Predicted 3D model of a 92-nucleotide RNA (Glycine riboswitch aptamer) from Thiorhodococcus drewsii. The sequence is in RNAcentral, with records from Ribocentre. The organism belongs to Thiorhodococcus, within Bacteria. The coordinates come from a structure-prediction model, not an experiment, and the mean pLDDT is 76. Of the family's consensus pairs, 90% are formed in the model.
């Protein structure tokens, strides 16, 4: 603290990095599959200071950090903001 918490819809904002190379398949769709260099970090996931336990071991944040996953035109997606509507709850 009768909602700021926290869940769901609408709205609006929202970085970053090869329309990279080979070969296949589709038969044309700015698709898909396999390889191969190179790279991003803001779905998701993993890892942890300080604390807390304590013999240890488990607990234990985040746009940190890993890059397993994703992703590198545009589109979609996109952590989070912000507005609005509405639900649960006793949590935060």
């Nucleotide at each position: 603290u009768c909602a700021u918490g926290u869940c769901c819809c609408g709205c609006a904002g929202g970085a970053g990095a090869g329309a990279c190379c080979g070969g296949c398949c589709c038969g044309u769709a700015c698709g898909g599959c396999c390889g191969g260099c190179g790279c991003c970090g803001a779905a998701g996931g993993c890892g942890c200071a300080a604390c807390a336990c304590c013999g240890c071991c488990c607990g234990g944040a985040a746009u940190c950090g890993c890059u397993c996953a994703g992703g590198c035109a545009g589109a979609a997606g996109g952590a989070c903001u912000g507005c609005g509507g509405g639900g649960a709850u006793a949590a935060c």